[in-house]
RNA sequence: GGGCGUAUGGUGUAGUGGUAUCACGCCUGCUUUGGGUGCAGGAGGUCUCGGGUUCGAACCCCGAUUCGCCCC
Numbered sequence: 001g002g003g004c005g006u007a008u009g010g011u012g013u014a015g016u017g018g019u020a021u022c023a024c025g026c027c028u029g030c031u032u033u034g035g036g037u038g039c040a041g042g043a044g045g046u047c048u049c050g051g052g053u054u055c056g057a058a059c060c061c062c063g064a065u066u067c068g069c070c071c072c
Stems, first nucleotide, its partner, number of pairs: 001071005007065001010024003018055001026042005048064005
């Protein structure tokens, strides 16, 4: 230099056009003498960034960046 893939709550992950899933973690309550376990509830992500297409974009298109792999 060329090609391919990756980016989504604190962490890991699902999601092929209609304002996002699950697990762990966190907070509150119940249970317990207390903790843990269990049960119930809750907070937390405008989906890496910029632009475009569309009535509508995490998803499609273009560019940039991060990380990884392959080729030279």
This is a predicted structure of a 72-nucleotide RNA (transfer RNA) from Allomyces macrogynus ATCC 38327. The organism belongs to Allomyces macrogynus, within Eukaryota. A source record names the gene tRNA-Pro-TGG-1-1. Rfam family: tRNA. By type it is a transfer RNA. The RNAcentral record of the sequence draws on ENA, GtRNAdb and Rfam.